[in-house]
Context: one part of a larger RNA
RNA sequence: UGACGGGGGCCCGCACAAGCGGCGGAGCAUGUGGCUUAAUUCGACGCAACGCGAAGAAUCUUACCUGGGCUAGAAUGCGGUGGAUAAGUCCUAGAGAUAGGGCGAUCCGGGUAACCGGCUCCUGCCUGCAAGGUGCUGCAUGGCUGUCGUCAGCUCGUGUCGUGAGAUGUUGGGUUAAGUCCCGCAACGAGCGCAACCCUUGUUCGCUGUUGCCAUCAGGUUAAGCUGGGCACUCUGCGAAGACUGCCGGUGAUAAACCGGAGGAAGGUGGGGAUGACGUCAAGUCAGCAUGGCCUUUAUGUCUGGGGCUACACACGUGCUACAAUGGCCGAUACAAAGCGUCGCGAUCCCGCGAGGGGGAGCUAAUCGCAGAAAGUCGGUCUCAGUUCGGAUUGUAGGCUGCAACUCGCCUGCAUGAAGUUGGAAUCGCUAGUAAUCGCAGAUCAGCAGGCUGCGGUGAAUACGUUCCCGGGCCUUGCACA
Numbered sequence: 001u002g003a004c005g006g007g008g009g010c011c012c013g014c015a016c017a018a019g020c021g022g023c024g025g026a027g028c029a030u031g032u033g034g035c036u037u038a039a040u041u042c043g044a045c046g047c048a049a050c051g052c053g054a055a056g057a058a059u060c061u062u063a064c065c066u067g068g069g070c071u072a073g074a075a076u077g078c079g080g081u082g083g084a085u086a087a088g089u090c091c092u093a094g095a096g097a098u099a100g101g102g103c104g105a106u107c108c109g110g111g112u113a114a115c116c117g118g119c120u121c122c123u124g125c126c127u128g129c130a131a132g133g134u135g136c137u138g139c140a141u142g143g144c145u146g147u148c149g150u151c152a153g154c155u156c157g158u159g160u161c162g163u164g165a166g167a168u169g170u171u172g173g174g175u176u177a178a179g180u181c182c183c184g185c186a187a188c189g190a191g192c193g194c195a196a197c198c199c200u201u202g203u204u205c206g207c208u209g210u211u212g213c214c215a216u217c218a219g220g221u222u223a224a225g226c227u228g229g230g231c232a233c234u235c236u237g238c239g240a241a242g243a244c245u246g247c248c249g250g251u252g253a254u255a256a257a258c259c260g261g262a263g264g265a266a267g268g269u270g271g272g273g274a275u276g277a278c279g280u281c282a283a284g285u286c287a288g289c290a291u292g293g294c295c296u297u298u299a300u301g302u303c304u305g306g307g308g309c310u311a312c313a314c315a316c317g318u319g320c321u322a323c324a325a326u327g328g329c330c331g332a333u334a335c336a337a338a339g340c341g342u343c344g345c346g347a348u349c350c351c352g353c354g355a356g357g358g359g360g361a362g363c364u365a366a367u368c369g370c371a372g373a374a375a376g377u378c379g380g381u382c383u384c385a386g387u388u389c390g391g392a393u394u395g396u397a398g399g400c401u402g403c404a405a406c407u408c409g410c411c412u413g414c415a416u417g418a419a420g421u422u423g424g425a426a427u428c429g430c431u432a433g434u435a436a437u438c439g440c441a442g443a444u445c446a447g448c449a450g451g452c453u454g455c456g457g458u459g460a461a462u463a464c465g466u467u468c469c470c471g472g473g474c475c476u477u478g479c480a481c482a
Stems, first nucleotide, its partner, number of pairs: 001482002004478002007476007015466002019430004026321008034312001042053002064307007077129002080125002083121002088103006107118004132296002135294003141290002143285003146281001148279001153192006159168003172183003198273004203241005209235001212231003217228003244267001247261005323423001327382007339370003344363002349358003389420001394415007436458007
């Protein structure tokens, strides 16, 4: 000087407390451990691994296993030498990779031509330099990322003090979300962080007026901005204004600031996002990529059929659905936002109980479509039961995608109708348009979403407070640690 203390002081955070809803019990989904296996490819392991890499394993992916093949190789550059000249398609053998054959056509530029140059392909050879490796090392590395933590800290120059390591500044009195600001002070300044500048949302104004809108006028309908018309309103996009403790009162050291008030759509960082200092954990990643070293080269490379990654006495994590009446079922009826669409979205119509099928208008989309929002509201029924709760499991008949749904997809109809009556110890999230609850869209994607990322609808309770648990910041003290 740091680190540490079941030392002290001050302060903060859904840290506790006050509340609301969960997990832990059940069934299923998914990840992991374990066990099994020819293989169940690999990585990630307290917080900070475990719906994680994976924004989507039937084949492919795929790295694993088993079988069948190749060896200058599946892809690529160069040199020497030899040969042929496009694409496409069909047949035979084979599980395919491959092997053999047929049809078809006879590349481009220059030149009258001979021929020259170029492109492409085949294969052979000599072979050579080389190629390949998801093989090892993240404790050799780059790059990127997690974490403490969006915590308020981390440093430097000059000066001064100290023999020196170092100190001071950065401590102190106040204050703040903040090393934020004020005052004081052997310090005076500065940098990286904080804040602001950026995006979005909340109010208004100006412009814009179609594909959006419809107040007034006219036409029109069972109905409908449907039509003429208009740009007032909503809205779209662009530009501007607005919030700064600016004003008033009080407290305060006359300061910084705090408390209350006015005006205002908004008040003290308005709400949300992006933004992550010096560093810590030899944290994570050689399997995104790059890369040193090592290993491999008829194999640890590469092509291919099939299988596996989906197994299943069990254990754990994360979720979904429930155990019902604030509910289930039936009928009627209302209101979103944000997205996506031409290899696509696909309306009206017809067929089917349905998944879906036929057909194809319109739309490169403020125009057309996905698209019916759902909880909600109104009416009816059930009457507390393992039930008209719950839907697992199983049988059967179908649909869709795809070369192909047996291992191993999703969906529909009928039948079946398991556990489960609110969950021990323990434990998690959340302070407002939040929790809870309800649906919608997107990425990935042929198909496959209970996961993820976004979007809106309905919409709470509680916070006395900082004694305690956890994490963190500043000062101080002790020290058997460095």